Two RNAs folded together computationally: RNase P RNA and transfer RNA, 402 nucleotides in total.
[in-house]
RNA sequence: GGAGUCGGCCGGGUGGCGGCCUCGGCCCGCAAGGGCCGGGGAGGAAAGUCCGGACUUCACAGGGCACGGCGCCUGUCGCAAGGCAGGGCCCCGGCUUUGCCGGGGACGGAAAGUGCAACAGAAAGCAGACAGCCCUCACGGGCGAUGGUGAAACGGUGCGGUAAGAGCGCACCAGCGUCUCGAGCAAUCGGGGCGGCUCGGCAAACCCCGCCGGAAGCAAGGCCAAAUAGGAACGGGAUGACGUGGCCCGCCGACCGUUCGGGUUGGCCGCAUCAGACAGAUCGCCACACAGAGACAGAAUCCGGCUUACAGGCCGGCUCCGGAC
RNA sequence: GGCGACGUAGCUCAGCUGGUUAGAGCGAACGGUUCAUACCCGUUAGGUCCGCGGUUCGAGUCCGCGCGUCGCUACCA
Numbered sequence: 001g002g003a004g005u006c007g008g009c010c011g012g013g014u015g016g017c018g019g020c021c022u023c024g025g026c027c028c029g030c031a032a033g034g035g036c037c038g039g040g041g042a043g044g045a046a047a048g049u050c051c052g053g054a055c056u057u058c059a060c061a062g063g064g065c066a067c068g069g070c071g072c073c074u075g076u077c078g079c080a081a082g083g084c085a086g087g088g089c090c091c092c093g094g095c096u097u098u099g100c101c102g103g104g105g106a107c108g109g110a111a112a113g114u115g116c117a118a119c120a121g122a123a124a125g126c127a128g129a130c131a132g133c134c135c136u137c138a139c140g141g142g143c144g145a146u147g148g149u150g151a152a153a154c155g156g157u158g159c160g161g162u163a164a165g166a167g168c169g170c171a172c173c174a175g176c177g178u179c180u181c182g183a184g185c186a187a188u189c190g191g192g193g194c195g196g197c198u199c200g201g202c203a204a205a206c207c208c209c210g211c212c213g214g215a216a217g218c219a220a221g222g223c224c225a226a227a228u229a230g231g232a233a234c235g236g237g238a239u240g241a242c243g244u245g246g247c248c249c250g251c252c253g254a255c256c257g258u259u260c261g262g263g264u265u266g267g268c269c270g271c272a273u274c275a276g277a278c279a280g281a282u283c284g285c286c287a288c289a290c291a292g293a294g295a296c297a298g299a300a301u302c303c304g305g306c307u308u309a310c311a312g313g314c315c316g317g318c319u320c321c322g323g324a325c
Numbered sequence: 326g327g328c329g330a331c332g333u334a335g336c337u338c339a340g341c342u343g344g345u346u347a348g349a350g351c352g353a354a355c356g357g358u359u360c361a362u363a364c365c366c367g368u369u370a371g372g373u374c375c376g377c378g379g380u381u382c383g384a385g386u387c388c389g390c391g392c393g394u395c396g397c398u399a400c401c402a
Base pairs, nucleotide, nucleotide: 001321002320003319004318005317006316007315008314009313010312013288014287015286016285017284018283020041021040022039023038024037025036026035027034028033043296047307048306050305051304052303053302054301055217056216057215058214067213068212069211070210071209072087073086074085075084076083077082088107089105090104091103092102093101094100095099108208109207113206114205115202116201130147131146132143133142134141135140155173156172157171158170159169160168174198175197176195177194178193179192180191181190182189183188221269222268223267224266231260232259233258234257235256236255240252242250243249262401263400264399326398327397328396329395330394331393332392335351336350337349338348344382353369354368355367356366357365375391376390377389378388379387
C1' cells in the first nucleotide's frame, strides 16, 4: 500500500438566483384575494409493519383452561420491547496448540412423559445377532472380538482371562451419576472418594418448567351537519300484558343482538414542543472547494426498538498478500 | 394507514406428525386408431417447491428475514 472480515461514524458544505407548503407580523382591498418582512420545512433508514409503549373504544368478581411471546449468569439503562458492559459454556477459522487471537451462538429442560430417525445395514434405541468365532458326530447351545453400512452402532488402549469371547477382572484414559473439598455473587470451573454406571441425538417435534400477556386498533374514537322505508328475517327477552291467572304452559311483548334492506359520500377535532395534508409542500439552476455530488430511499396519530436496502467517504480491531528499511 | 390470507409443472390444485425418486387433472409433444379430424388408447417431456439464511443426519414441510399477489377495513338512522 492492497484484499477480506468485524465494529463505529458521516451519507453533504458555503454562497447567489428563482419556486412550493406552513406559521407570525405589517400593508392594500367592501370582499374573494394579493404584496412585503421574518421563523420553520424528510431519513439513517421516514421502509417492512416484526416487537413494545402512549392514546382511544369495548370488556372485566376471583381462579383456571386454551393460545401467544420470552429463556446461560452478573451488573446496568429502560414503563416495556430491547440495548450496553463484563463473565461462563459451545461451535468455526487461524496460530507460536496445558493455550492464545479473531468471528459466531433463538444458549432453560432429553434421568417427567409421548414421539421421530428415510436409504443402507444383521441390528437404529434396547434390545437383538447376518457373516463369523467356539463346544458338539449331530440336534442344539455359548459369544459379541473381527467384517461391512450409516449422520449416528451401546466407551478407548493394553494386560490378564476363556472352549471362543466379553468391564468378565485389572491398570491408564474419556464420559456419567453420587458424596465431598476448594474458587466464584452467580452461570460455571478445578480437585478427591465411591459406583463398571457406559446412560447417545432431535424440544426452530409435541411437551415440561419459570416469567409475561384482556380484545381491537387513528378507517381507533369524539363533536356538528345532511339524508332515509325507523322496514324485514332470525335469536334472546322483565319484577311486563293477555288467557277468570298465584305457579307451569301458551300467546303477546318494551327492549337487546346478528343479518338483510335504506340513507350520506360533507366539515371540525383526534393531529404533533417551529415539517405536516385537499392523504398534495419540503424543489430547481448556477458558482466555489473538488476525484465527485451520485446510492438506498419521501413523514401521514406520536414515541422507543428490531430487521431489511444503500453510491461514496472517514476511523479502528483481526487475518492474508506485496513493497521498503 | 390498519388487519388477514396465499405463493408447488404452461394452468388449476394435492403433498398428513420433516425421509429418500415431489404427485394428480387439464394442456403440450410423439405414436396408435380413422379415408381424414375429433373422441378414445399408449408413451414421453416439463419443477431454482417465490428468494436468502438458519435448525436438523436430512427442509416443499419447522424458524427468521425479504419479495410478490389477493382479500377485508368509512359514517348515519

It holds a member of the Rfam family "Bacterial RNase P class A". Rfam describes the family as follows. Ribonuclease P (RNase P) is a ubiquitous endoribonuclease, found in archaea, bacteria and eukarya as well as chloroplasts and mitochondria. Its best characterised activity is the generation of mature 5'-ends of tRNAs by cleaving the 5'-leader elements of precursor-tRNAs. Cellular RNase Ps are ribonucleoproteins. RNA from bacterial RNase Ps retains its catalytic activity in the absence of the protein subunit, i.e. it is a ribozyme.